[in-house]
Predicted 3D model of a 75-nucleotide RNA (transfer RNA) from a Candidatus Aenigmatarchaeota archaeon. The same sequence occurs in records of 2 taxa. Rfam family: tRNA. By type it is a transfer RNA.

């Protein structure tokens, strides 16, 4: 130098091919209830520029274009 897959809260991962609901689920965090107290369990909350930045459309996490980063393959 080619080519492929991948980037969403702190973690992880749905969701993208078929644009549209308020971005979903688990762990973790806080708060409360239970308890002598801790675990656990029930319940309530916080937390995202959906990797960047254009473009396309009434609308884009989802589609098109460069770019950045991570893996892997050829060479």
């Nucleotide at each position: 130098g080619g080519g492929g897959c991948c980037g969403u809260g702190g973690u992880g991962u749905a969701g993208c091919u078929u644009g549209g609901c308020u971005a979903g689920c688990a762990c973790g965090c806080g708060a409360g209830c239970c308890u002598c107290g801790g675990g656990c369990g029930c319940u309530c909350g916080a937390a995202g520029u959906c990797c960047u930045g254009g473009g396309u459309u009434c609308a884009a996490a989802u589609c098109c274009c460069a770019g950045c980063g991570g893996c892997c393959c050829c060479a």